Record summary:
Predicted 3D model of a 699-nucleotide part of an RNA (large-subunit ribosomal RNA, domain II) from Schizostauron trachyderma. Rfam family: Bacterial large subunit ribosomal RNA. Gene Ontology terms of the family: structural constituent of ribosome and ribosome. The coordinates come from a structure-prediction model, not an experiment, and the mean pLDDT is 81. The gene name in the source record is rnl. Lineage of the source: Eukaryota > Stramenopiles > Naviculales > Stauroneidaceae > Schizostauron.
Context: one part of a larger RNA
Formats: sequence, C1' cells, structure tokens
RNA sequence: AUUAACAAGUUUAUUUUAGUGGCGAGCUUAAUUGUUUUAUAAUUUAAGUAGGCGAAAAGAAAUUAAGUUUUAAAAUGCUUUUUAAGUCUCUGAAAUAAGACCCGAAACUAAGUGAUCUAACCAUGAACAGAUAGAUUUUAAAGCGGUAAUGCUUAUUUGAAGAUUGAACUCGUGUAUGUGGAAAAAUACUGAGAUGAUUUGUGGUUAGGGGUGAAAGGCUAAUCAAACUUAGAGAUAGCUGGUUUUCUGCGAAAUCUAUUUAAGUAGAGCAUUUAAAAUUUCUUUAAUUUAAGGUAGAGCUCUCGUUAAGUGAUGGGGAUGAAAAUCUUACUGAGUUUAGUGAAACUUCUAAUAUAAAUUAAAAGAUUUUAAGUAGACAGACUAUAAAUGCUAAGAUUUAUAGUCAAAAGGGAAACAACCCAGAUUAAUAGUUAAGGCUCUUAAAAGUAAUUAAGUGAAAAAAACAUAAAAAAGUUUUGACAAUCGGUAGGUAGGCUUAGAAGCAGUCAACCUUUUAAGAGUGCGUAAUAGCUCCCCGGCCUAUUUUAGCUUUUUGGUGUUGAAAAUGUAAAGGAACUUAAAUUAUUUGCCGAAACUGUAAAUUUAAAUAAUUACGUUUAAAUGGUAGCAGAACGUUCUGUAUAUUUAUGAAGGUUUAUGGUAACAUAAACUUAAAAAAUCAGAAGUGAUAAUGUUAAU
Repeated sequence: AUUAACAAGUUUAUUUUAGUGGCGAGCUUAAUUGUUUUAUAAUUUAAGUAGGCGAAAAGAAAUUAAGUUUUAAAAUGCUUUUUAAGUCUCUGAAAUAAGACCCGAAACUAAGUGAUCUAACCAUGAACAGAUAGAUUUUAAAGCGGUAAUGCUUAUUUGAAGAUUGAACUCGUGUAUGUGGAAAAAUACUGAGAUGAUUUGUGGUUAGGGGUGAAAGGCUAAUCAAACUUAGAGAUAGCUGGUUUUCUGCGAAAUCUAUUUAAGUAGAGCAUUUAAAAUUUCUUUAAUUUAAGGUAGAGCUCUCGUUAAGUGAUGGGGAUGAAAAUCUUACUGAGUUUAGUGAAACUUCUAAUAUAAAUUAAAAGAUUUUAAGUAGACAGACUAUAAAUGCUAAGAUUUAUAGUCAAAAGGGAAACAACCCAGAUUAAUAGUUAAGGCUCUUAAAAGUAAUUAAGUGAAAAAAACAUAAAAAAGUUUUGACAAUCGGUAGGUAGGCUUAGAAGCAGUCAACCUUUUAAGAGUGCGUAAUAGCUCCCCGGCCUAUUUUAGCUUUUUGGUGUUGAAAAUGUAAAGGAACUUAAAUUAUUUGCCGAAACUGUAAAUUUAAAUAAUUACGUUUAAAUGGUAGCAGAACGUUCUGUAUAUUUAUGAAGGUUUAUGGUAACAUAAACUUAAAAAAUCAGAAGUGAUAAUGUUAAU
C1' cells in the first nucleotide's frame, strides 16, 4: 500500500409531549402469591387496593373552606367561579441521572517492583611492558671557605613525584564514513591519561518528591524538571478526528442581548412539523392625506477658526514738568466697521430619497397570527453604494442598505466561490432567445461612412510633435507666402563708465538726417577696431516651365514620448490581422444556456369528479440545496407463522449474464458447489462503512 473481517445515539429509571387503545368523576395496581407451557423463545392468566394521580384551595401552622391569608378591621396576595376530564397500558420524540454516540491527553492518587544498566559508598581481591631525567640521601677523619654553628666542590651512593615519553588498560579531541547503519551511539585515522583524586573483578548498602550527584537537572535497567507495574478508571477534555442503506416535502444562520464571556452556552430573531384561527389578513405597486426629522446642499445669525483694509480702548517707550498732567510714537492691538472665507462634534435656512400611520384603487402571489414538539446557528466572504479608522493604502478593519457565494449546477469573463446572464424533477434533443459573440483555433457576418500606421488596438500625470477635421482672425492677381539676387547708409566711436567700451561688459536715453529701405541695433566675433549676419527695403517671380493660395490662433478626435524586475514570449488565451479580423457612428442578419417553448413521463400539493376501500380520472401549480425538521421505504441476523413448504431430479454460498424497479434492491438463467433454506404477515435487534495518522489478519 491493497484486500477481508471488526468498528460509533445503547440500556435502565423518572419527567414532559404527540399519537394509540381501555375505563371514565374516576383511573390504576407495586412488591408478593398461585397458574399455563416437555423444554426453548419475548410465555399465559388470576389474585393482591399498600400506594399514586385526579375531582379544592389558602396559610409557616393550628385551622378554615369556594374561599383563605395578613390585620384591631380592611385594602393587598394566592386560588375559584364564566370556558370545567382525568387516569392506566403501549409506540415515537426530547430532557434529566448514570461512562450515555465512539476513539484520543498531559496529569492526580494508592499499593507494589527495581541499584545484574548507571551514581555514590562499604568489604575483599587484582592490574599497570620498556625508556627518560634525577628531588633527597649515603660514604670519602676527602678538598676549599669560616673563630664557630656550618656552607660549597669533587667522587661515590640512593631513587622522590596527582614528574616526562610510551604499550597493555581507561577515556573519547578532531575529521571522515555510517544515518530504514554491520551497530537504537559504532568503524577508520587522529587524540588525552597511563603510580594515581588511577583502572578493575566479586559480594553488599542507599528507592520515587525518594536515592545518588567533583552539579550536567546528570544518573536511578535503550524510560527522568519526578522511574516502572497494577488499580481508582470507560479520570476529565467548552478541543481535534470519525459516526455505516434509499427516496420524497420544506429549508436556515454566521445577527441582537447576557455571560470569569469571546473556539462555549442561554433567551430573542431566522428553519421545520402538528393543531387552531384570520380573512383584504400578509407582501408588492400607485395615488391622496397626516406625521416626525436636520442629512446632501447652502449659509455665516450663534460657536470655533481665517484673509485684507480702516478705526482704536488699555498697556509700554520718549519729551516737558515740582506734581497733577500735557504732547508724542514705524511699539502693543481688546473691541468695533467694511469686504470676503472654512467647519463631523456651527446653523437664520434646507431638499430628493428613505420611514411610520390611515384611506382608496389595481394586479399578482400565499401568506400571517397563536399554541405545542424538534432544531440548527450566534468564526461569515466578496461586489456595488453611503461613511468611519488607515496613507481618500490593503484580497485591511468596522457599520448601514442591496446582491451573489455560503447552501447553486448551466452559459459568458482564456483558466477564475463572491462579476454579467440565468435558478438544473426525469428523458429524448426539435425550436426561440439572454449575457456574450460571428478570419482560424471555435458554433455564427455582411454592408455603409469616416479615423488610425502606432501592431496603436494593454496604464496615469505630464511633455512635445504628427495627422485628419471644425471654427475664427489677418494677408493676397495693386502678385501674397517660400526660395533666390542686391542693398542694409550719415550725424556717431550717442552720453556716462572704463586701461579700452566704436550697435553688441555695464548704465542712461532712444533722437535727427539721407533714403525705395535700413534698430543709437537680433546673434556670432575683436584686447578695442575690423569682419559675418538679422530687422527693414528693392529686383526677379512673364502664374500653361519651380509657385494661387499663404500666415497665426483656438477646439475636440486619433496617434507619439512618458513605459524599468526578477525560470520563458508573458499587459489579446494563441495563430495571425492594416480601406482591418483595430477604433467611431450606423443598418440588417446569425450563433449562443440545464433560461423560455414544444414532445413523452414521474412525484408532491390544491381543487373538481366518479366510485368505493382504497387512491382511479381531469385541471392547475410546484419539484437546486449544506446545517437541520418532517414523511415513506429497501436490505441484514434471530423468533413466531412452520411437525406445513422448497431441497441429492441438487439447499445456502460463489462466478457470469439477462430482465424489472425512481432508488435502497428484486427476480431468473448458465456454470460451480454439496446440505440445508426460509414465501407471506407480524415481532425483536450486537441491523447496513470509500474515510476515525482506526483495530486485527493475510498478501
């Protein structure tokens, strides 16, 4: 991993409720006893009035009683009257107490077992090749020094030590291998200690909140921040996982309030089932009437800000003065005036929508309320709109209104819960459309008039230009615009400045003359001049050869630049596309879904109808669905039915095939096999497995 088997709402008691049946102002037995059955299975039936519930309540109680209690008395409180049925059995559902649907902790407590591993200690034994160096010591009536104690030297002798080197032995420094290993800690090389706080054999002691520890929370039998075994024990788990056949009807919530509450739970809201009631009752739309309001906007009356100007109290400074005071000011600047302006926590104003109530009307739909049973749910997500927080960030967070998903498949958006279209009863596949599309991929297309040249057709502010249009102004056969040829002067080198300043460093002014025309000068240039050029003027331009329009401005359309990212084109899904297969405007077609229509059928609900014990016929509507509620069925094992029936003329089981049924499933046949099976209608459950890192076995 596969296959098979096993594997999870059970049982008892009590209560509530729905149904069922019995009796009924009553209902009912419990323990126990007898009886029936050959035995089993779930036995049958009788006795038993102890007790329980109900028919009357109030009070603490005595007690009273349709009343009673409190009180001196009463109000009050509770109960009763009008509306009046209970009780017992069985069945279903739920709650409570129990392990209570199943599996799952880490832990806690008790009693025991462990020191053959390992820690420390005790007793008794054992082990340590070889080599190095030489602390100390012995001897020489030695030598030298010293008054002496005694020191030094030489020779000789000795052999200390948690000394050195290095095997055995003990340890485990580094690296590599190994990592389901050869090994649940090793191997190879390398390394540390190796007469010592050394190593080691045997026996013994210390035991779980205890031991032992040269101390690492280490070790205490591959287990240690409290060992292991058994028991309490099915500890507890608001947490995770799992929870087994089918079909049918309806169908949620992710909100409010409260919570030692936020992963839970309770009440309400939302679902479902039963019963009863309501009828214009409920929902929607329209009109009319009434009502509350202070948002958008607007505004500046109030409040808080703010811009400019005027006026200007108070205070400060200065002058004069003996003081009082007077004069004064580039100071201060309350208040006020004029003209503006901003505001979620400003309002003299003030909508549209939305909201509530009533009346009327219309067209649809079927709901609404009450009571009772059972729930689930209280982690929501995105999109649009109005806001808040945030950075006018977030697939961010928090509200409100609506939608979709959740619980919704189908078509479109290449792919794509939440976007667009549209809500799948089933079958066959015939028609019409929606969104969206119609060169090929890929079902379906063509026309008309323009634009774009960028493969734009995929992105902003901004920038500059192109292009095709529209509008306006000016100029032009008295020849424009462009091109080309020529001229572009004099006073004067204007005044000033300056080393110089001559049109052209800078400053002031910007005139006159001659001219067809020419600035006290547009730019280059010089040290300053010079030189080149422009403004301006003329010629040419015979308009059939190179020229009838030209110049400027504005507007919207299209394009250009702006444009940089990480595996690979990668900003159309691809191929590709240029009077288009792009864009704008417009016309007519077509394709396109599980939508709608048609055909055939099923089920549910309602109504009608016929008949009758069933569920025929007709009509209409409905039939997506998670949690969940309700209903109807299939199958498995066992029991009765059953001493019957099937069965060696082949049971059950197995393999394969066929047929039937909406499904769970049923029936039949062939082959196999070899001894039991179990219609019908009932009953009882150890009753259904693709899932629990499920358990066990086999492979």